[in-house]
RNA sequence: UAGGCCCCCGUGGGAGAGUUCUGUUUACAGACGCCGAAGGCGCAACCCGCCCGGAAACGCUCAGGCCAAAGGACCGCGGGGAGGCG
Numbered sequence: 001u002a003g004g005c006c007c008c009c010g011u012g013g014g015a016g017a018g019u020u021c022u023g024u025u026u027a028c029a030g031a032c033g034c035c036g037a038a039g040g041c042g043c044a045a046c047c048c049g050c051c052c053g054g055a056a057a058c059g060c061u062c063a064g065g066c067c068a069a070a071g072g073a074c075c076g077c078g079g080g081g082a083g084g085c086g
Base pairs, nucleotide, nucleotide: 001086006081007080008079009078010077011076012075013074018032020031021030022029023028033066034065035064039062040060041059042058046054047053
């Protein structure tokens, strides 16, 4: 100590699945049917190298979601911060 890695903020993009039926004050509640890309859990692909190690976009569907809105893993751009690999 530029960049990369990590964290935060802003911004742009961002999928899937019934606005099915009933009640009814649009919303919402119940029933049934579905979705996986907040989160959570599990296997262990993979990483590491001996540590009761880390861990997925895979699986489950508790939560969440199935008009819109909101949210949304992840990606791009900008700004800031820590650290000090290189």